[in-house]
This is a predicted structure of a 72-nucleotide RNA (transfer RNA) from a Candidatus Cloacimonadota bacterium. Its Rfam family is "tRNA". The prediction has a mean pLDDT of 84.
RNA sequence: GGGGAAGUAGCUCAGUGGGAGAGCAUAGCAUUCGCAUUGCUAAGGUCGAGGGUUCAAAUCCCUUCUUCUCCA
Repeated sequence: GGGGAAGUAGCUCAGUGGGAGAGCAUAGCAUUCGCAUUGCUAAGGUCGAGGGUUCAAAUCCCUUCUUCUCCA
């Protein structure tokens, strides 16, 4: 320098045009003499950034940033 993949909650990830979600973690409550476990609830998001298409974009297109990988 060229090809490919990834970026979504604190962490690991799902979600391929129409409601942003799961597990773990965190906080509270219940359970216990207490702890652990378990159950319930809550909080937590500029969907990497910018632009475009569309009635509507995490999702499609373009540019760009970062990381990983292959080739040279």